[in-house]
Context: one part of a larger RNA
RNA sequence: CUGGGCGUAAAGGGCGUGUAGGCGGAUAGCUAAGCUGGGUGUGAAAGCCUCUGGCUCAACCGGGGGAGGCCAGCCAGGACUGGCUGUCUGGAGGGCGGGAGAGGGAUGUGGAAUUCCGGGUGUAGUGGUGAAAUGCGUAGAGAUCCGGAGGAACACCAGCGGCGAAGGCGGCAUCCUAGCCCGCACCUGACGCUGAGACGCGACAGCACGGGGAGCGAACGGGAUUAGAAACCCCGGUAGUCCGUGCCGUAAACGAUGCCAGCUAGACGUUCGGUCUCCGAGAGGGGACGGGGUGUCGCAGCUAACGCGCUAAGCUGGCCGCCUGGGGAGUACGGUCGCAAGGCUAAAACUC
Numbered sequence: 001c002u003g004g005g006c007g008u009a010a011a012g013g014g015c016g017u018g019u020a021g022g023c024g025g026a027u028a029g030c031u032a033a034g035c036u037g038g039g040u041g042u043g044a045a046a047g048c049c050u051c052u053g054g055c056u057c058a059a060c061c062g063g064g065g066g067a068g069g070c071c072a073g074c075c076a077g078g079a080c081u082g083g084c085u086g087u088c089u090g091g092a093g094g095g096c097g098g099g100a101g102a103g104g105g106a107u108g109u110g111g112a113a114u115u116c117c118g119g120g121u122g123u124a125g126u127g128g129u130g131a132a133a134u135g136c137g138u139a140g141a142g143a144u145c146c147g148g149a150g151g152a153a154c155a156c157c158a159g160c161g162g163c164g165a166a167g168g169c170g171g172c173a174u175c176c177u178a179g180c181c182c183g184c185a186c187c188u189g190a191c192g193c194u195g196a197g198a199c200g201c202g203a204c205a206g207c208a209c210g211g212g213g214a215g216c217g218a219a220c221g222g223g224a225u226u227a228g229a230a231a232c233c234c235c236g237g238u239a240g241u242c243c244g245u246g247c248c249g250u251a252a253a254c255g256a257u258g259c260c261a262g263c264u265a266g267a268c269g270u271u272c273g274g275u276c277u278c279c280g281a282g283a284g285g286g287g288a289c290g291g292g293g294u295g296u297c298g299c300a301g302c303u304a305a306c307g308c309g310c311u312a313a314g315c316u317g318g319c320c321g322c323c324u325g326g327g328g329a330g331u332a333c334g335g336u337c338g339c340a341a342g343g344c345u346a347a348a349a350c351u352c
Base pairs, nucleotide, nucleotide: 003324004323005322006321007306008305012320014201015200016199017198021194022193023192025088026087027086028085029084030083031082033081034080035077036076037075038074040072041071042069048066049065050064051063052062053061054060091191092188093187094186095184096183097182098181099180103177104176105175106174107173108172109171110154115149116148117147118146119145120144121143125136126135162169163168206247207246208245209244210243211242215241216240220236221235222234223233258319259318260317261316262315263314266297267296268295269294270293271292272291274289275288276287277286278285279284301308302307325352326351327350334345335344336343337342
């Protein structure tokens, strides 16, 4: 160097942007580095293959012949790869015209509800549970009405619906901003794919400083239950949950399924554009075809089975990541990052 794999058995990096590198459309010419053929040189001995001989055989040893190379240089070939030059439009990008959307950021704003505060009415309970009790209440609770304060989340719409690379995103309005889809085929002319490092993003919890604090609620206190109850149930309740700024960088970060491209039966939903068509005066409604997304079933094929099945786990190609028996262990040590918590990288002895 070479093997087989990665949905669930060990194994897809949490996700993206992109450097080096690897790989790369059609066509013509040139070239000859890779490639192929020929011949030359060299390739000591031993070893290897073969023929043969010597020890009674063999091992071992002697003799003859041959093979053996990312080797050098020469000649030739010109398909394929590479290089150079020219051309092309199918890949990719742009332009123009439309479109949908909880995509992101900022500012403002709305109503319902909970809680608290003030006031009115009003009187003995209320609350909670399997049943209770702790709790709250005659200093007037709970109920009910009016007013006010404050924080957080946005019922219905709402959908196996939409958007985003992932994490994730849901009242309404405005501003700023990113991506995507459809139609035309006007422009550029391979500008592409992947991507070790690197850089950025990254739920929750947690950390730092400052604010905020309605509800909920780790810890904690109390009441129950129980043999006990460090719990499950109940009454309270601090961090936190929220905002600003800065860290952390993890996850069952899941489709447990990397990204890109080509090819391979159908059927039925749904969402967003397009074309044609039917009904209608119109608004609007129905159908067919084709494109993008998202689902269900299913042929071939695949699979250990389950299942997957044009959104592949089918058939191929390119590039990256990863696995290699269980425990020890995602640990120790070292390095590095972090304020810390800890993260990343990652063994061995020993043992089955």

About this RNA
A computed fold for a 352-nucleotide part of an RNA from an uncultured Anaerolineae bacterium, annotated as small-subunit ribosomal RNA, central domain. The coordinates come from a structure-prediction model, not an experiment, and the mean pLDDT is 90. RNAcentral holds the full RNA, with entries from ENA and SILVA. Rfam family: Bacterial small subunit ribosomal RNA. Its family is annotated with ribosome and structural constituent of ribosome in the Gene Ontology.